Annotation: Predicted 3D model of a 73-nucleotide RNA (transfer RNA) from a Candidatus Microgenomates bacterium. Its Rfam family is "tRNA". Rfam describes the family as follows. Transfer RNA (tRNA) molecules are approximately 80 nucleotides in length. The family's RNA type in Rfam is transfer RNA. It was read from a public genome assembly. Model confidence (mean pLDDT): 81 of 100.
RNA sequence: GCGCCCAUAGCUCAAUGGACAGAGCAGGACGGUUCUAACGUCAAGGUUGUGGGUUCGACUCCCUCUGGGCGCG
Numbered sequence: 001g002c003g004c005c006c007a008u009a010g011c012u013c014a015a016u017g018g019a020c021a022g023a024g025c026a027g028g029a030c031g032g033u034u035c036u037a038a039c040g041u042c043a044a045g046g047u048u049g050u051g052g053g054u055u056c057g058a059c060u061c062c063c064u065c066u067g068g069g070c071g072c073g
Base pairs, nucleotide, nucleotide: 001072002071003070004069005068006067007066010025011024012023013022018056028042029041030040031039049065051063052062053061
């Protein structure tokens, strides 16, 4: 230098171009217990890496950039 893949909640990951972007874990509140714990209930947590574009509608498609990984030279 060229090609391919990845980037979504604190962490690990889902999500046919269509509904309000969800789950588990962690953390919080309450219950539970003599106190812890297990367990149960509830709530919260997101600029979907940046900037553009296409579309009635974009996490999803296209372009650019950034970061990471793999391969080739």